[in-house]
RNA sequence: GGGCCUGUAGCUUAGUGGUAGAGCUCCCGAUUUGCAUUCGGGGGACGGGAGUUCGAUUCUCCCCAGGUCCA
Numbered sequence: 001g002g003g004c005c006u007g008u009a010g011c012u013u014a015g016u017g018g019u020a021g022a023g024c025u026c027c028c029g030a031u032u033u034g035c036a037u038u039c040g041g042g043g044g045a046c047g048g049g050a051g052u053u054c055g056a057u058u059c060u061c062c063c064c065a066g067g068u069c070c071a
Stems, first nucleotide, its partner, number of pairs: 001070007010024004018054001026042005047063005
């Protein structure tokens, strides 16, 4: 330098064009002498930009980061 793959919440991930879900974590409350467990409630995410489309996490292009192969 080139080919391919991946990028969604603090972490692990689901989601093949139509309101972005889950588990763990975090916060509040109940329960407990206290902690843990359990129960109820809540906060938090589509790597960046552009394009296509009525509508993009999803399709296309560029960039960024990581992985892998070739040179």
A computed fold for a 71-nucleotide RNA from a Patescibacteria group bacterium, annotated as transfer RNA. Rfam family: tRNA. Its mean pLDDT, the model's own confidence on a scale to 100, is 83. Taxonomically the source falls in Bacteria candidate phyla (Bacteria).